[in-house]
The RNA shown here (transfer RNA) has 69 nucleotides and comes from Whalleya microplaca.
RNA sequence: GCAGUAAGGCUCAGUGGUAGAGCGCAAGACUUCUGAUCUUGAGAUUUGGGUUCGAUUCCCAAUACUGCA
Numbered sequence: 001g002c003a004g005u006a007a008g009g010c011u012c013a014g015u016g017g018u019a020g021a022g023c024g025c026a027a028g029a030c031u032u033c034u035g036a037u038c039u040u041g042a043g044a045u046u047u048g049g050g051u052u053c054g055a056u057u058c059c060c061a062a063u064a065c066u067g068c069a
Base pairs, nucleotide, nucleotide: 001068002067003066004065005064006063009023010022011021012020017053025041026040027039028038029037046062047061048060049059050058
C1' cells in the first nucleotide's frame, strides 16, 4: 500500500421493514441426584458520519485483528 473480518459468554445465520439458531447461563417440571429430557426467561449488531419514510444490510472515514505485497 491492497484485500478481508468485526453481531448475546462462545461459534455462526441474517441481500433495506419487530435480530435468529446451536452450545452455554438462570428458573421451573420430571428424577434418588447437581446429570439427561422438557418448558420458560435474560442476554448482542466495533465507533462516528452520510443516503433512505425506514440501515445489521448501501456509501465514507476511524479503530482493532488477519492475510498478501

RNAcentral holds the sequence, with entries from ENA. It matches the Rfam family "tRNA".